SAM riboswitch aptamer (S box leader) from Telmatocola sphagniphila, 130 nucleotides, folded computationally. It matches the Rfam family "SAM riboswitch aptamer (S box leader)". Rfam describes the family as follows. The SAM riboswitch is found upstream of a number of genes which code for proteins involved in methionine or cysteine biosynthesis in Gram-positive bacteria. Lineage of the source: Bacteria > Pseudomonadati > Planctomycetia > Gemmatales > Telmatocola. The model forms 97% of the base pairs in the Rfam consensus.

[in-house]
RNA sequence: AUCUUAUCCAGAGUGGCGGAGGGCGCAGGCCCUUUGAUGCCACAGCAACCGGUCGAAAACUCCCCAGAUUUCAAUUCUGGCUUUCGAUGCUGGUGCUAAUUCCUGCCCGGGCGACCGGGGAAGAUAAGAU
Numbered sequence: 001a002u003c004u005u006a007u008c009c010a011g012a013g014u015g016g017c018g019g020a021g022g023g024c025g026c027a028g029g030c031c032c033u034u035u036g037a038u039g040c041c042a043c044a045g046c047a048a049c050c051g052g053u054c055g056a057a058a059a060c061u062c063c064c065c066a067g068a069u070u071u072c073a074a075u076u077c078u079g080g081c082u083u084u085c086g087a088u089g090c091u092g093g094u095g096c097u098a099a100u101u102c103c104u105g106c107c108c109g110g111g112c113g114a115c116c117g118g119g120g121a122a123g124a125u126a127a128g129a130u
Base pairs, nucleotide, nucleotide: 001130002129003128004127005126006125007124008123013043014042015041016040017039021032022031023030026105027104028103029102044097045096046095049093050092051090052088053087054086055085056084057083058082064080065079066078067077068076101122106119107118108117109116110115
């Protein structure tokens, strides 16, 4: 970088640096911003995707590992190894901390209409694969 899958109306801010635009790109809307935004750094926090630990259930008990049995080997037994669910924030790996991913853009349905609902596209994050 590409692909696949899952999630995206919940949650969580202070300080320092810095000095003009920012909210991914384009367009429209709306909003934030010299009462200092966006960004960077430090600390703090949120969440729970992966990992860890604990518990429960199921499956497998072929191989492998540990223990027991046996003088040894073999055999046999128990547990782990597998899957699912739940709990836990763990000196683990990421992510995030204005506004639903700020809203809309394409398609479908409803409504006289303002608009409402569903899906898609794009994007973000995680895990896996190439």